[in-house]
RNA sequence: AACCGACAAGGGCAAACCAUCUGAAAGGGUGGGACGCAAAGCCACAGACCUAAAGGUUGUAGGAGCAACCCAUGGUGGCUGGGCUGCCGAA
Numbered sequence: 001a002a003c004c005g006a007c008a009a010g011g012g013c014a015a016a017c018c019a020u021c022u023g024a025a026a027g028g029g030u031g032g033g034a035c036g037c038a039a040a041g042c043c044a045c046a047g048a049c050c051u052a053a054a055g056g057u058u059g060u061a062g063g064a065g066c067a068a069c070c071c072a073u074g075g076u077g078g079c080u081g082g083g084c085u086g087c088c089g090a091a
Stems, first nucleotide, its partner, number of pairs: 004089002012037002017032006035078001041084003045081003048076003055070006
């Protein structure tokens, strides 16, 4: 240094839920709060999954409206793979 990950040391992050802001929604921000996490640090390239505003199709019915279906250009890194970076040093 690399691989690896301890009943080690110093620590770090923060699920659900609650309050509030934002968004059409999924979700995201902030504060509280801890289920957990050796990268639960960063990145949407690939897969997977979530949502369906706009758009399209159909129905009601010829119209507004409403409903159903399709669809990501939206999202999830705490879904997986992958890329980059990082603390410590037992076996």
A computed fold for a 91-nucleotide RNA from bacterium HR37, annotated as c-di-GMP-I riboswitch aptamer. The sequence was found by an Rfam model in a public genome assembly. Its mean pLDDT, the model's own confidence on a scale to 100, is 89.